Model confidence (mean pLDDT): 83 of 100. Predicted 3D model of a 107-nucleotide RNA (SAM riboswitch aptamer (S box leader)) from Sporosarcina koreensis. Its Rfam family is "SAM riboswitch aptamer (S box leader)". Its family is annotated with regulation of gene expression in the Gene Ontology.

[in-house]
RNA sequence: UUCUUAUCACGAGAGACGGAGGGAUUGGCCCGAUGAAGUCUCAGCAACCAGCCCGAUUUUGGUAUGGUGCUAAUUCCAAAAGGCGACGAACGUCUUGAAGAUAAGAA
Repeated sequence: UUCUUAUCACGAGAGACGGAGGGAUUGGCCCGAUGAAGUCUCAGCAACCAGCCCGAUUUUGGUAUGGUGCUAAUUCCAAAAGGCGACGAACGUCUUGAAGAUAAGAA
C1' cells in the first nucleotide's frame, strides 16, 4: 500500500513548547490570537487484540497488565441510489451504498 471482517447516535482534557491554521476530499457549516496544526508530559475514556479471573463447553460476563485507538460538534452535515410525505420541483425524513477512521487478520 492492497484485500477481508467488525465497529462508528455512548464516553473521555489539562499543562509546557509552538505561532496560523484545523475539522480526510468537495460544498456547507463550524473551531481558532480568550492561541490552530504539530511535539512533549500528565490525566482520562473505551474494551478491538493479547493476558488474567469467574462461569461454562465452544459462547457470555468481568478486569484494565500489555499492544493499538480515542478525548468540539452523530464519521459535524451532505455527496450515489431508492422509499415515504397525493404528483413535479424544492425541502424534510427513512433505508442502503460510496468514501473515511479504528482494530484484527492476510498478501